[in-house]
Model confidence (mean pLDDT): 81 of 100. Lysine riboswitch aptamer from a chicken gut metagenome, 167 nucleotides, folded computationally. Of the family's consensus pairs, 100% are formed in the model. The sequence is in RNAcentral, with records from MGnify.

RNA sequence: GAUAGAGGCGCGGAAACGCAAGAGUAACCGGCGAUCAUGGGCCAGAGCAGCCCGCCGGGGAAAGGGCUUUCCGCCGAAGGGCCGGCGUCCUGCCUGGGAGCCGGUGACCUGGGCCGUGGGAGAAGAUCUCACGGACUGCCACACUUUUCCCCGUGUGGAGCGCUAUC
Numbered sequence: 001g002a003u004a005g006a007g008g009c010g011c012g013g014a015a016a017c018g019c020a021a022g023a024g025u026a027a028c029c030g031g032c033g034a035u036c037a038u039g040g041g042c043c044a045g046a047g048c049a050g051c052c053c054g055c056c057g058g059g060g061a062a063a064g065g066g067c068u069u070u071c072c073g074c075c076g077a078a079g080g081g082c083c084g085g086c087g088u089c090c091u092g093c094c095u096g097g098g099a100g101c102c103g104g105u106g107a108c109c110u111g112g113g114c115c116g117u118g119g120g121a122g123a124a125g126a127u128c129u130c131a132c133g134g135a136c137u138g139c140c141a142c143a144c145u146u147u148u149c150c151c152c153g154u155g156u157g158g159a160g161c162g163c164u165a166u167c
Stems, first nucleotide, its partner, number of pairs: 001167005008075001010074007018067002028058006035046002039095004078110003081105006088098003111137002114134008139158006
C1' cells in the first nucleotide's frame, strides 16, 4: 500500500398495504363582536359584519413526520457543526427569524447503542437532533492477577486518521 473482516436493540435508504396520531384541527357555511395578521418598523389598501381576528353552532379533510413488514447499501456505517447555493413560511416591503432540498468540508466534533436532565424542530407523551451526566459494551495500550506464556478476570487510559487477519 492492497484485500477481507469485527462491534449489535449496529447505521442509512427505498417501497407496499395497514395502523395510531394529525383532529373534531384547517378549508367552507351561518350568527354575534369593530377593526386589520410577525418579534420590531413602514407603506398602501381593505372593512362597518364582506378582509383579518375572537366566540358560538354546523361541517369536516390532507400533507410532512411515526409504527409494523419486506428489500437494498453498508461498519465514519452515519449523524452533527461550519461554508456555499436553491427556494419556502411568518398578508405586502424592510429587518429579524423558522422548516426543507442540493453540494463541499478525513487534520471541525462523535467508537457504539441505552437511560436521565435540559435545549431545538415538531400537533405531539411519537420521532429526530444537540449539550451534560451515568452505567454498559467492542477495540487497542499499560499495569495487576495467573504454574512461564496464552486465555479468563480486575483496574487505568486512549480514540475510528482506529482495530484484526492475509498478501